Annotation: RNAcentral holds the full RNA, with entries from SILVA. Predicted 3D model of a 348-nucleotide part of an RNA (small-subunit ribosomal RNA, central domain) from a metagenome. Rfam family: Bacterial small subunit ribosomal RNA. The coordinates come from a structure-prediction model, not an experiment, and the mean pLDDT is 87.
Context: one part of a larger RNA
RNA sequence: UUGGGCGUAAAGCGCGCGUAGGCGGCCCGUCAAGCGGGGUUUCAAAUCCAGGGGCUCAACCUCUGACCGGACCCCGAACUGGCGGGCUCGAGUGCGGUAGAGGAAGGUGGAAUUCCCAGUGUAGCGGUGAAAUGCGCAGAUAUUGGGAAGAACACCGAUGGCGAAGGCAGCCUUCUGGGCCGCCACUGACGCUGAGGCGCGAAAGCUAGGGGAGCAAACAGGAUUAGACACCCUGGUAGUCCACGCGGUAAACGAUGAAUGCUAGGUGUCGGGUGACGAAGUCAUUCGGUGCCGCCGCAAACGCAUUAAGCAUUCCACCUGGGGAGUACGUUCGCAAGAAUGAAACUC
Numbered sequence: 001u002u003g004g005g006c007g008u009a010a011a012g013c014g015c016g017c018g019u020a021g022g023c024g025g026c027c028c029g030u031c032a033a034g035c036g037g038g039g040u041u042u043c044a045a046a047u048c049c050a051g052g053g054g055c056u057c058a059a060c061c062u063c064u065g066a067c068c069g070g071a072c073c074c075c076g077a078a079c080u081g082g083c084g085g086g087c088u089c090g091a092g093u094g095c096g097g098u099a100g101a102g103g104a105a106g107g108u109g110g111a112a113u114u115c116c117c118a119g120u121g122u123a124g125c126g127g128u129g130a131a132a133u134g135c136g137c138a139g140a141u142a143u144u145g146g147g148a149a150g151a152a153c154a155c156c157g158a159u160g161g162c163g164a165a166g167g168c169a170g171c172c173u174u175c176u177g178g179g180c181c182g183c184c185a186c187u188g189a190c191g192c193u194g195a196g197g198c199g200c201g202a203a204a205g206c207u208a209g210g211g212g213a214g215c216a217a218a219c220a221g222g223a224u225u226a227g228a229c230a231c232c233c234u235g236g237u238a239g240u241c242c243a244c245g246c247g248g249u250a251a252a253c254g255a256u257g258a259a260u261g262c263u264a265g266g267u268g269u270c271g272g273g274u275g276a277c278g279a280a281g282u283c284a285u286u287c288g289g290u291g292c293c294g295c296c297g298c299a300a301a302c303g304c305a306u307u308a309a310g311c312a313u314u315c316c317a318c319c320u321g322g323g324g325a326g327u328a329c330g331u332u333c334g335c336a337a338g339a340a341u342g343a344a345a346c347u348c
Base pairs, nucleotide, nucleotide: 003320004319005318007302008301012316014200015199016198017197021193022192023191025087026086027085028084029083030082031081033080034079035076036075037074038073039072040071041070042069049065050064051063052062053061054060090190091187092186093185094183095182096181097180098179102176103175104174105173106172107171108170109153113149114148115147116146117145118144119143120142124135125134161168162167205246206245209242210241214240215239219235220234221233222232257315258314259313260312261311262310265293266292267291268290269289270288271287272286273285274284275283276282277281297304298303321348322347323346330341331340332339333338
């Protein structure tokens, strides 16, 4: 390479948008590129291969045919494809509803914490396994009143919802994306995937500015211990927060790429519709999400099982023994940290 694979053994890009490319619904007509059939011609001879013959056999010699292809002509039209026309179930639009921590900006509320001021009040507080460092007669802790600041939003709250993923939660307003349901009015295959590319992307980190209550890497001290560069305690700076940028990684996980169709059920829950019992409500049914259980089937087993890891099709990414190593070198990107790409010797 072929092949076989990719939940946990190596392997699904963190997620999306989309270029090229690949693939693509139903019907009619047409062309004949792919496809199928026939014919002509060519592939010199020798060699090779198959079958036959001749030297007693063989080597050797010899006859016939074929392989591997190429070109031209004619015919066919089911399928793929091109062109033309049509359709509506895929896809999209419109109209009417609807749920939601989806996003951005602005405003605002209460509890708590810390600090400041004042009152009451007195000897402790705090902390731990036990202590000590620490704070406190210059009046702490506790408690009451007033003020300031920053950050996060208890209950509701869920096994719940929304988002492509990362992620999103007090309340209000403005702007704004997407979804779902219903009507079947409109377009008429406009679709799926997606190498490159572009964008988004937790936390930590970076640049210069602001902010800084609490928490808290580093650091200091107290303990513990044989030691204690830790776990525990008292402090505490970056950081955590905001705004402009950079960075581009995570067990970015469902360790499960996207899309479509098909294949028993049961039960809970969220959003919508329809029907019945007229109503609150209950039951039945249907569409979309989100869980659990479970058959066929699959699976090495664990388990998966209409939200598939089942049965199929299309497209992309990736894997190919362990270590060396996600290292070295080179290149690209980055302010840097580093990221991306990514070996070999050697060794088992």